This is a predicted structure of a 478-nucleotide part of an RNA (small-subunit ribosomal RNA, 3' major domain) from a metagenome. The prediction has a mean pLDDT of 80.
[in-house]
Context: one part of a larger RNA
C1' cells in the first nucleotide's frame, strides 16, 4: 500500500433490526437435488451467488445413458481389380424386423477400405490453457489520470476535515488546481393538461329502423344516415424547478413545514450502469488451442432408461373449513395470441367431446375472468371440509399412451383439528386474496414471464443481531 482484529468512530440497507402483515418448517401431492436401486437410472451446477436452475414440462423424437441390430475412410502410398470391383435380387436359413449375412445361382459393367499413413465425425476430456456470454461483491459510491507540491525510495497529497446528499451530490477550508469513467443527466413506460388525427374507434346532439312493451316525453341494440363532442389510438408540445412563503442553517451546500397544483423534493416503474476482484459458471449453445476416439468415445434403427424408492433436504401446489363449501342466477377487466390457426352459432351427448359451420392474415372475427352480489341449503362433525389412493365405464392428442399422457363420469374417500428448533418474503395499488394470457407445445403448467380485478396492517426510526462504504488505530499477515 493493501488485508485482518470477539479495537474505535461515522454513515446505511425490510436479500438487517425494529413494530407490523403474510407465510415455510408438520400433512397429501407435484417438483428439483442427495443418497440407495439398477443393464442404465446420461451429464453439468454445491453457501449467500447448486436445488420449478442449464429456457430441462424426456411416451418415440430430444438423448448425450443400457441393451442389440446395422451403416461411414476425403487424399497419398502398398497390394487388389474385364480371369468381372462396387452395386441389386427370386427362394430358403438367419433376425424384433431385415439380400445386414450365408447357401444356390443370376442382372450388371468399373472401380475398391485388405495395410500403412490420413481424414470427416465427436454432448469424449480439460472452464485450472481461452473467447464470448452470465451470476456475484453492488438496491454499492467508489476507481483514476495530467501538471504540480512532499518523501532518498515504495508512494503520499489530490479523493482530507466540517456541514449535508440517495451519491466523490453538493457548499465551506485546505500544497493543492483542473480532468476522467462510474453517479446524476439521458432513454422507455405510466400519471396532468392542450393541439393534431377519425377507421376497423366513439355515439353527446339531429333524423330513421328493428325487437320488447305495462303503451309513455318507455326500455334495448351504434343498427342506417349524419357527426368527430366525449371515450379511446399514436404523434407533437406543455408541465416540477426547493420555483414561491415561514422556520432551521454560515448570508452556502441544504433540511424541515405549508401553499398551490393532476403529481412535491430522485413524481413513480424499468432500461443502462465504472476500475477490477471471486482460477465463480458454461468446452453440453456457438467459437477455439491441447489431448484422447477413428472402424470406435462417430452415424443410422428397434426396445428400454432419464418417470425406480427403505429414506434425508430445498422449492410449490392443496388444505385443515362458517371471513366457508354446495347449488343456483346476475355483473365489472388488461394484456397477449390466432391460417396445419383462434373458431361464434345450430344440432347429438349427462360430461370430456363429436358433427355441421359463418367470420377473421384481425382496433373489424374469434379465444376471454375469477374473487363479488342476491337467493336456498348445511351449522361445528373428520363434516354437504379435504381431497389423496384405488376400481370401473368414456373422450382427445399422436405411428404408438403397457413401462410413461391429458381430460370427462361414477364409486372409493387416506393423511390433516393451524404445525417443535429453526426461517423467509414485505413500507402502498406494496403485501396478500383472485382470475386471464403468453412461453415451451401434437397432447401435457401446481413452472416461468407478462396482464388486470379486489385491496390491507405497521415504522416514517436504529445500529442491538446480520452485513456493506469510509476514517482511524494495533498487527508474528502479503
Nucleotide at each position: 500500500u493493501g488485508g485482518c482484529g470477539g479495537g474505535g468512530g461515522a454513515g446505511c440497507a425490510c436479500c438487517a433490526c425494529c413494530a407490523g402483515g403474510c407465510g415455510u418448517g408438520a400433512a397429501g401431492c407435484c417438483u428439483g437435488c442427495g443418497g440407495u436401486u439398477u443393464a442404465a437410472u446420461u451429464g453439468g451446477a454445491g453457501u449467500c451467488a447448486a436445488c420449478g436452475c442449464c429456457g430441462g414440462g424426456a411416451a418415440c423424437c430430444u438423448u448425450a445413458c443400457c441393451g442389440g441390430g446395422a451403416g461411414c475412410g476425403a487424399c497419398a502410398g502398398c497390394a487388389g481389380a474385364g480371369u468381372g470391383a462396387a452395386g441389386g435380387c427370386c427362394a430358403g436359413a438367419u433376425u424384433g424386423a431385415a439380400g445386414a449375412u450365408c447357401u444356390u445361382g443370376c442382372c450388371a459393367g468399373a472401380c475398391g477400405a485388405g495395410c500403412u499413413g490420413a481424414g470427416a465425425g465427436g454432448a469424449g476430456g480439460u472452464g485450472c490453457a481461452u473467447g464470448g456470454c452470465c451470476g456475484u461483491c453492488g438496491c454499492c459510491a467508489g476507481u483514476u489520470c495530467g501538471u504540480g507540491c512532499c518523501g532518498u525510495g515504495a508512494g503520499g497529497u489530490g479523493u482530507u476535515c466540517u456541514c449535508u446528499u440517495a451519491a466523490g451530490u453538493g457548499a465551506g477550508a485546505u500544497a493543492a488546481c483542473g480532468a476522467a469513467c462510474g453517479a446524476g443527466a439521458c432513454c422507455c413506460g405510466u400519471g396532468c393538461c392542450a393541439c393534431a388525427u377519425g377507421u376497423u374507434g366513439c355515439c353527446a346532439c339531429c333524423a330513421g329502423u328493428a325487437u320488447c312493451u305495462a303503451a309513455a316525453g318507455g326500455a334495448u341494440a351504434g343498427c342506417u344516415g349524419a357527426g368527430c363532442a366525449c371515450u379511446c389510438u399514436u404523434g407533437u408540445g406543455g408541465g416540477a424547478c426547493c420555483g414561491c412563503a415561514g422556520c432551521c442553517g454560515a448570508u452556502a451546500a441544504g433540511g424541515c413545514u405549508g401553499a398551490g397544483g393532476a403529481a412535491g423534493g430522485u413524481a413513480c416503474g424499468g432500461g443502462c450502469a465504472a476500475c477490477g476482484g471471486c482460477a465463480g459458471g458454461u468446452c453440453a449453445g456457438u467459437a477455439u488451442g491441447c489431448c484422447c476416439c477413428g472402424a470406435a468415445u462417430c452415424u443410422c434403427c428397434c426396445g428400454g432408461g432419464c418417470c425406480a424408492c427403505a429414506c434425508g433436504c430445498g422449492g410449490g401446489c392443496u388444505g385443515c373449513a362458517a371471513u366457508g363449501g354446495u347449488a343456483u342466477a346476475g355483473a365489472c377487466a388488461g394484456a397477449g395470441g390466432g391460417c396445419u390457426g383462434c373458431c361464434a352459432c345450430c344440432c347429438c351427448g349427462a360430461a370430456a367431446g363429436g358433427g355441421g359451420g359463418a367470420g377473421c392474415c384481425a382496433a373489424u372475427c374469434c379465444c376471454u375472468a375469477a374473487a363479488c352480489u342476491g337467493u336456498a341449503c348445511c351449522u361445528c362433525a373428520g363434516u354437504u371440509g379435504g381431497g389423496a389412493u384405488c376400481g370401473a365405464g368414456g373422450g382427445u392428442u399422436g405411428c404408438a399412451a403397457c413401462c410413461c399422457a391429458c381430460c370427462c363420469u361414477c364409486g372409493u374417500g387416506a393423511a390433516c383439528a393451524u404445525g417443535g428448533a429453526a426461517u423467509g418474503c414485505c413500507u402502498a395499488g406494496u403485501a396478500a386474496c383472485c382470475g386471464c394470457c403468453a412461453g415451451u407445445c401434437a397432447u401435457c403448467a401446481u413452472c416461468u414471464g407478462g396482464c388486470g380485478g379486489u385491496g390491507a396492517a405497521u415504522a416514517c426510526g436504529u445500529c442491538c443481531c446480520u452485513g456493506c462504504u469510509c476514517c482511524u488505530u494495533g498487527c508474528a499477515c502479503a